Small-subunit ribosomal RNA, 5' domain from Arthrobacter psychrolactophilus, 515 nucleotides, folded computationally. The coordinates come from a structure-prediction model, not an experiment, and the mean pLDDT is 84. RNAcentral holds the full RNA, with entries from ENA and SILVA.
Context: one part of a larger RNA
RNA sequence: GAUGAACGCUGGCGGCGUGCUUAACACAUGCAAGUCGAACGAUGAACCUCGCUUGCGGGGGGAUUAGUGGCGAACGGGUGAGUAACACGUGAGUAACCUGCCCUUAACUCUGGGAUAAGCCUUGGAAACGGGGUCUAAUACUGGAUAUUGACUUUUCCUCGCAUGGGGAUUGGUUGAAAGAUUUAUUGGUUUUGGAUGGACUCGCGGCCUAUCAGCUUGUUGGUGAGGUAAUGGCUCACCAAGGCGACGACGGGUAGCCGGCCUGAGAGGGUGACCGGCCACACUGGGACUGAGACACGGCCCAGACUCCUACGGGAGGCAGCAGUGGGGAAUAUUGCACAAUGGGCGAAAGCCUGAUGCAGCGACGCCGCGUGAGGGAUGACGGCCUUCGGGUUGUAAACCUCUUUCAGUAGGGAACAAGGCCAGUGUUUAGCUGGUUGAGGUUACUUGCAGAAGAAGCGCCGGCUAACUACGUGCCAGCAGCCGCGGUAAUACGUAGGGCGCAAGCGUUAUCC
Numbered sequence: 001g002a003u004g005a006a007c008g009c010u011g012g013c014g015g016c017g018u019g020c021u022u023a024a025c026a027c028a029u030g031c032a033a034g035u036c037g038a039a040c041g042a043u044g045a046a047c048c049u050c051g052c053u054u055g056c057g058g059g060g061g062g063a064u065u066a067g068u069g070g071c072g073a074a075c076g077g078g079u080g081a082g083u084a085a086c087a088c089g090u091g092a093g094u095a096a097c098c099u100g101c102c103c104u105u106a107a108c109u110c111u112g113g114g115a116u117a118a119g120c121c122u123u124g125g126a127a128a129c130g131g132g133g134u135c136u137a138a139u140a141c142u143g144g145a146u147a148u149u150g151a152c153u154u155u156u157c158c159u160c161g162c163a164u165g166g167g168g169a170u171u172g173g174u175u176g177a178a179a180g181a182u183u184u185a186u187u188g189g190u191u192u193u194g195g196a197u198g199g200a201c202u203c204g205c206g207g208c209c210u211a212u213c214a215g216c217u218u219g220u221u222g223g224u225g226a227g228g229u230a231a232u233g234g235c236u237c238a239c240c241a242a243g244g245c246g247a248c249g250a251c252g253g254g255u256a257g258c259c260g261g262c263c264u265g266a267g268a269g270g271g272u273g274a275c276c277g278g279c280c281a282c283a284c285u286g287g288g289a290c291u292g293a294g295a296c297a298c299g300g301c302c303c304a305g306a307c308u309c310c311u312a313c314g315g316g317a318g319g320c321a322g323c324a325g326u327g328g329g330g331a332a333u334a335u336u337g338c339a340c341a342a343u344g345g346g347c348g349a350a351a352g353c354c355u356g357a358u359g360c361a362g363c364g365a366c367g368c369c370g371c372g373u374g375a376g377g378g379a380u381g382a383c384g385g386c387c388u389u390c391g392g393g394u395u396g397u398a399a400a401c402c403u404c405u406u407u408c409a410g411u412a413g414g415g416a417a418c419a420a421g422g423c424c425a426g427u428g429u430u431u432a433g434c435u436g437g438u439u440g441a442g443g444u445u446a447c448u449u450g451c452a453g454a455a456g457a458a459g460c461g462c463c464g465g466c467u468a469a470c471u472a473c474g475u476g477c478c479a480g481c482a483g484c485c486g487c488g489g490u491a492a493u494a495c496g497u498a499g500g501g502c503g504c505a506a507g508c509g510u511u512a513u514c515c
Stems, first nucleotide, its partner, number of pairs: 001514003005511005012371006018364002020329001025327003029324003034071003039068002042065001047060006078282003088206007097199002102195002106191004110144004119134006150175004156169005180187003208254003215245003220242008257279004261272004284305005307318004335361001337360003343357001344355004374404004384395004408456001410451005418442001421439007459504005464485003470499005480487002
């Protein structure tokens, strides 16, 4: 000098930040991922209308709701347990790869079929959850057609390179698509080209301790073939060979998420990885796959285990390292708050819905910064305190007193920006534009004006040397102090108290850690 700090004493206001470093301990409760009726069959409220049987029937209308289906749920948010590793950083490579939504190129969107959920009937179970029968729809499922281009393969040729090889043209064969919706123009669907974005894999180099760890290794190292993958590869398997790594530290053990950064330092360096940003890993513990463009998936599934809960004992349910919150641990770390107004995300044509992301508010002097606790005058240097050589000195212009001011806090008015856009109405050449209205959690906001009155606002540590600041009394190697040197045994500037002084100041000290 610094800190995600804690402790002691003290504490006026504001702005901006920041707040479980310990038990990756266990969790009550609420919320944190939904959305689409312009994909589909049902359901059918308000309201309008018709008929008269005057409380019923018909028609329109579409609020609402579970289900089928689509997209999302792999993002966003949390944590740092594991990991010494291509995990990370940096630089290359992929002629060995994938990529939903988005942009772009070209073409197409023809014709059939059978089911099933919901519903209805019935039935098992305490529940969780099911079973059977029957009916029905689709952008759900599925057969066929077409497809120069696509995929696989065959022939011939051109061209390029970086070794395996790449690109292009051409010939023949095999094979592969589609879905509609609302409205009058859009939007969707299928195949295809390139892009963008995101990801995957490989390699060079770099960054901890330990030799009281010296040898390690059998899918081990390489080859051939096969399987598998989006893709290379012992990734896996069969066979063959006997290799591969190591004092330039293999193997083992310990510790640890990595980086941009942050702290310190003149720098070199040392320490560190809270907040913010990038990457990685994890989601009660261990294992596994399914779906999907993408997961081996925090708020999905299956199995095993530990733990907790419900039970009619037959069987079931759960996973806060999401936001709050509880217990526990600890020196120690906050509200079971408001809002989707803004930014961003998901779905939707849109309105909109959802969003503990986010924006705000609450608590904590935890940190940084700013402001205030008054200003000017005022000597008989008052009283009191302390010291005294008893003359006085000092506290001290300090107070009183006089003249002012009113920041902040208080109180009463006014009062934004953040709103771009969206919505409603009108107009318009009807996707533009114009006009008017409406939409703000924060917010009793910021800011500003008036009012009253110095009014409501100072402490903490130290005073032997280092080190700025001294006297008196008490104590008497006691009580105590102490960072080091050291003080204290009767005149203690070092202990305790008082007066005075020095330093910093809404803080001041102590402790811990780093330079």